RNA sequence: AGAGUUUGAUCCUGGCUCAGGAUGAACGCUGGCGGCGUGCCUUAGGCAUGCAAGUCGAACGGGUCCGAUUCGUCGGACUAGUGGCAGACGGGUGAGUAACGCGUAGGAAUCUACCUUAAAGACAAGAAUAAUCCGCCGAAAGGCGGACUAAUACUGGAUAGUCUCCGGUGUCAAAACCGGAGUAAAGGGUGUAACUACCCGCUUUAAGAGGAGCCUGCGUCCUAUCAGCUUGUUGGUAAGGUAAUGGCUUACCAAGGCUAUGACGGGUAGGGGGCGUGAGAGCGCGGCCCCCCACAAUGUUACUGAAACACGGAGCAUACAUCUACGGAUGGCAGCAACCGGGAAUAUUGCACAAUGGGCGAAAGCCUGAUGCAGCGACGCCGCGUGGAGGAAGACGCCUUAUGGGGUGUAAACUCCUUUUUUAAGGGAAGAAGUUCUGACGGUACCUUAAGAAUAAGGACUUGCUAACUACGUGCCAGCAGCAGCGGUAAUACGUAGAGUCCAAGCGUUAUCCGGAAUUACUGGGCGUAAAGAGUUCGUAGGCGGUGGUUCAAGUAUGUCGUUAAAGCCCGAGGCUCAACUUCGGAAAGGCGAUGUAAACUGUUCCACUUGAGUGUGUUCGGGAGUGCUGGAAUUCAUGGUGGAGGGGUGAAAUCCGUUGAUAUCAUGAAGAACACCGAGGGCGAAGGCAGGCACUUAGGACACUACUGACGCUGAGGAACGAAAGCUAGGGGAGCGAAAGGGAUUAGAGACCCCUGUAGUCCUAGCCGUAAACGAUCCUUACUAGUUGUCCGUUCCGCUGAAAGUCGAGUAUGAGACUCGGUCUUUAGCGGAAUGGGUGACGCAAGCUAACGCGUUAAGUAAGGCGCCUGGGGAGUACGAUCGCAAGAUUAAAACUCAAAGGAAUUGACGGGAAUUUGCACAACCAGUGGAGCAUGUGGUUUAAUUCGAAACAAAGCGAAGAACCUUACCUAGACUUGACAUGAUACUGCACUCCCGGUGAAAGCCGGGAUCUUUCGAAGGUGUAUCACAGGUGAUGCAUGGCCGUCGUCAGCUCGUGCUGUGAGGCGUCCGCUUAAGUGCGGUAACGAGCGCAACCCUUAUCGUGUGUUGUAUUUCACACGAGACUGCCGUGCUGCAAGCGCGGAGGAAGGAGAGGACGACGUCAGGUCAGCAUGUCCCUUACGUCUAGGGCUACACACAUCCUACAAUGGGGAGGACAACGGGUCGCGAAGCCGCGAGGCUGAGCCAAUCCUCUAAACCUCCUCUCAGUUCGGAUUGCAGGCUACAAUUUGCCUGCAUGAAGUCGGAAUUGGUAGUAAUCGUGGGUCAGCAGACCGCGGUGAAUACGUUCUCAAAUUUUGUACACACUGCCCGUCAAGCCAGCGAAGCUGGCAGCGCCCGAAGCACUCCGUUUACGGAGUACUAAGGCGAGGUCAGUGACGAGGACUAAGUCGUAACAAGGUAACC
Repeated sequence: AGAGUUUGAUCCUGGCUCAGGAUGAACGCUGGCGGCGUGCCUUAGGCAUGCAAGUCGAACGGGUCCGAUUCGUCGGACUAGUGGCAGACGGGUGAGUAACGCGUAGGAAUCUACCUUAAAGACAAGAAUAAUCCGCCGAAAGGCGGACUAAUACUGGAUAGUCUCCGGUGUCAAAACCGGAGUAAAGGGUGUAACUACCCGCUUUAAGAGGAGCCUGCGUCCUAUCAGCUUGUUGGUAAGGUAAUGGCUUACCAAGGCUAUGACGGGUAGGGGGCGUGAGAGCGCGGCCCCCCACAAUGUUACUGAAACACGGAGCAUACAUCUACGGAUGGCAGCAACCGGGAAUAUUGCACAAUGGGCGAAAGCCUGAUGCAGCGACGCCGCGUGGAGGAAGACGCCUUAUGGGGUGUAAACUCCUUUUUUAAGGGAAGAAGUUCUGACGGUACCUUAAGAAUAAGGACUUGCUAACUACGUGCCAGCAGCAGCGGUAAUACGUAGAGUCCAAGCGUUAUCCGGAAUUACUGGGCGUAAAGAGUUCGUAGGCGGUGGUUCAAGUAUGUCGUUAAAGCCCGAGGCUCAACUUCGGAAAGGCGAUGUAAACUGUUCCACUUGAGUGUGUUCGGGAGUGCUGGAAUUCAUGGUGGAGGGGUGAAAUCCGUUGAUAUCAUGAAGAACACCGAGGGCGAAGGCAGGCACUUAGGACACUACUGACGCUGAGGAACGAAAGCUAGGGGAGCGAAAGGGAUUAGAGACCCCUGUAGUCCUAGCCGUAAACGAUCCUUACUAGUUGUCCGUUCCGCUGAAAGUCGAGUAUGAGACUCGGUCUUUAGCGGAAUGGGUGACGCAAGCUAACGCGUUAAGUAAGGCGCCUGGGGAGUACGAUCGCAAGAUUAAAACUCAAAGGAAUUGACGGGAAUUUGCACAACCAGUGGAGCAUGUGGUUUAAUUCGAAACAAAGCGAAGAACCUUACCUAGACUUGACAUGAUACUGCACUCCCGGUGAAAGCCGGGAUCUUUCGAAGGUGUAUCACAGGUGAUGCAUGGCCGUCGUCAGCUCGUGCUGUGAGGCGUCCGCUUAAGUGCGGUAACGAGCGCAACCCUUAUCGUGUGUUGUAUUUCACACGAGACUGCCGUGCUGCAAGCGCGGAGGAAGGAGAGGACGACGUCAGGUCAGCAUGUCCCUUACGUCUAGGGCUACACACAUCCUACAAUGGGGAGGACAACGGGUCGCGAAGCCGCGAGGCUGAGCCAAUCCUCUAAACCUCCUCUCAGUUCGGAUUGCAGGCUACAAUUUGCCUGCAUGAAGUCGGAAUUGGUAGUAAUCGUGGGUCAGCAGACCGCGGUGAAUACGUUCUCAAAUUUUGUACACACUGCCCGUCAAGCCAGCGAAGCUGGCAGCGCCCGAAGCACUCCGUUUACGGAGUACUAAGGCGAGGUCAGUGACGAGGACUAAGUCGUAACAAGGUAACC
């Protein structure tokens, strides 16, 4: 200090999650020791038992016991009671309390036992009472009566003052002084013969210290879905009360007091020193320790006392509990232990007063669960150990492996050593002081000695974040998970093992807090599009505020002083072996208060100023607002005329109107609403909004002048006003349009889009509503910061044109006036230019800002002031509550639950029923077909013992298969074999080799058995057999584990790289634009310049020619082979274009002309395309079988469906006869001539040929002649019968061919669909491969040989650019809503239940006070006022629960549609 996670990738916004630290913790696994700390966070629930507050005989009288005794008494110990002091401290807890409770700083109207200091005093009397004794009541607790007695108990008397009260003098008030009245006391001890004396007490007064009470400023949580609260309330006067001020209480008077700087109400909570975290600012917390407060079963009350309204005192009420003789009585662990309960969870019914401290006492001493110690708990922090050194190229075991090895690993064993720890033994403290005595801890710490590596290691993790990886098992199962995510047969993510990593007596998990989170932003964020500017204006409080001077000193700055307890934190020392821990010393910051100083800035006071702001004068502008009057066009309706069959409407129609006369057309009239042209990103207004014309009323802006006021300003929480459309209320109006509604269409449906009607409404008046994508998605004001170019309004200047009036001059005419022309000045209109102020636009790589897009003097730049708003998505702008509204609804505004994203901008693709350009037998044009028939082949389906398997849109289906009778063969049935049909190696046996023959059985394979040949017979190299072992074998699975090969887009023109430039980046440029091309082909332009894979060319065949060679060919031409030439828009003309590339036309030449024709050749990649059955291959599976052999069967089945062919339906033909012309190929287990036989298939024989030699080999269509004459035929040939031929061990399942006979469907084919652009289609034959045989298929060859292309609108496919996108598995995408199912939380709801705080009334204990009575005190009785608890009642508020209801979230594959994203197929949205 950051990291992971939204995307195909990117930048940003934004949430979620992680790594760190901490804890009074808990849980899981594990656990050696010590020190120091710490330990009921939950039920302020209940508590058995013991202890936690007593002490004093030196206050007092008794009592008991003991000792001594001179019996008179004396002494000691203990003790119930009277009396004194303490019990208000110490200890516990945090329920209540949002408060002068706490913290801090101050204050005045007070008290104070014990302690200290000082002054003065303590005289002399009296009456009782407990104890005790006697009697009585009661179960007990306890109580009553009588008698006796003491005091430092009690009472009055005397005296006293600087005490209290009253009066006076005095004073602002006091002080001081004078006078009067009043209030005190107690003794005990030591010592003495007894006093004096001393000590402890006692009384009064004054002071101190410490303690306590009271008052005040400031600070002190959340909530406005709590906005008004208050009657002792606020103040005064008087009185009472208190230690003391005070409405603290009472009476009377006044009507105040608090509140948006948050009163009142609700919720939560003890506060602080401090603690955790953090760089800090902050945020969270308040356990242990210290200070303060509050409480003591719940509520309330007073008494005593210096102090209490009292934890271990009292009274009363209530709840609970205990005892009881039923009449009553008793109790209060939130003291220390302990127990029950609750809970995830928290200890011993320990020891001691030795130390420290407290109470009492003169003291000794007693008491002290305060305290000091011990016990339990890894609960925390700190420290130590579980051994150290050596020890193999490295044991065993385990894991792994490519089987060679590697890891565990110097680890172990083994050798030497040490003893912290452990065990045992011995010694043994300090802590003890003013001190003889006194130590719980404790025979502890510590020291010494001995023994022996001995007694001592686990937990989590190992996909990334995050350090650490392999094997096996499992197979979306089991499971993991903090987030992202992992698991569907090769899981470093599950489980186990090995290995490793990190911590370590602990390690992990869970919970909580801070941090990271600048993710509430004071330090330190934002609001055009990500969440976020209020619809607009006015304006209150508040905040902020121009220039010069003056005053004060509130803010501010600075100095000094006080305080902020101690502990803690920090620094420096010291003590425990170190550390934790602890002791001592020091310091800091900040807060508050006091007191000085300064006066710049803010503020205050006063005096000025004019630039901000406003006023005035003049000019001017506009659809600004309101009211009234008025105009024409159009529409509809009405009446009348003309007219006569349709009109209207649509993609096409229909509903609808029309012979009762529509539409059309003419005339007249009526009505309502809206205002064409001008008209324009032009004007006005705060926004909403505003448009025919005129008049009136009214508001505003700008400019010019610079006369006046003199900061009067800006913003603006609440508040007020305005505020489109729709909607609402009441009354009018209603032509057109038109929700709803009706009808017609469309459609699978059509509650829509389209059409015909049509009501509210739209219009006016009066009043509500108060919202819009009310948008510039951009709050208001002010200042500053380059430009360019429009436009509107005003002003100034210049130029031009015109007009009017005056003036001057000239002319005409003349009596005067008048008229005409010209000049000049002033005024005025228009146009143009320049400048300037204001408004409104465009551009912009100036700068700057921005995530980018973009903004850019009209800022989203640079700054200042003020307001509003935001803090992940959904739930939700919803529920509840409140306010407003007639209603609709509006405003304000959550939570539970749920997800890990939601989102912005831009990028690359893909896609679009977006656009542009372009291409292709893609369409169109033309030719021939397929789809109908029969047959062939393949596939599906069905069947079967088996019908082996694969291929599935294009890109499976005459495909793998270039040829299933056996074989092939993988399938089925049956019979056999088991180291095997085949390979390599090993061991043992046999010397049998090899080879050949025979018998039995059998379908064969096989099994059983016999013999021959040979040899020198020692040996066993090779070979054979038998047995055994490794292994062989598998067309078994996975093409989604793979290699290789192939199909396809597509022979489409694309796909990339280097350097550079550019962008934050993904990326872009290059590869774009214009022209051009078959082409990313080329030319020109250009932040690009080059290059690569593709294109083209190079290669093959072919068309022409040349040369050479040549037998088997050859008169010539040919032919075959080889080597060359040839074509490049190269040349000429012309047109287009840009003097380019190129295109068009024509020409020359040429065999060929614009790639001459055809082939081979297939970029980066796509389809998890195809193939594990060609081959290879990982993993899995079988191993007397899923291997191997054999026979037979099957792959050839057959209701049917599809695909591809063949043959036809005939006269462009069939049949017969005659005649002509090829090419590519093949041939020795072969092609096979000629000849003979057979109707024929074929047979016999076998010349020639290993081939330019021989054979195959008669090509057919074609031509000529004859016949058939339109018919199921002399078309067509299926099917079937008989007789034959060939191949082959074998022709039945199941081959091909021949002859004779038979003679089916079919008369040109529905929807739909295929191929072809030239030597092509069509048509005709012919050869080859496979092959024993079998070709309608496939691969080739030649013969004959067309038609058509206007063109690119449409269909399909493709290329480039652009545009939109919510798609990226990429439109076979994404995605919405209802319904159905499950589950979850919240809301409403007739009600039901409970808590809390108040209100009214009733009742009213104890107690204080008061009144009265008894009998004056004490005491008793009665009553009054206050009051706890209780009761009744009506409401409030907060929870729980509730049939049912509405919506919401979530949940691999449910239903219906297709609303949105592309023009999403009706643009979307508010």
RNAcentral holds the sequence, with entries from ENA and SILVA. A computed fold for a 1470-nucleotide RNA from an uncultured bacterium, annotated as small-subunit ribosomal RNA. It matches the Rfam family "Bacterial small subunit ribosomal RNA". Gene Ontology terms of the family: ribosome and structural constituent of ribosome.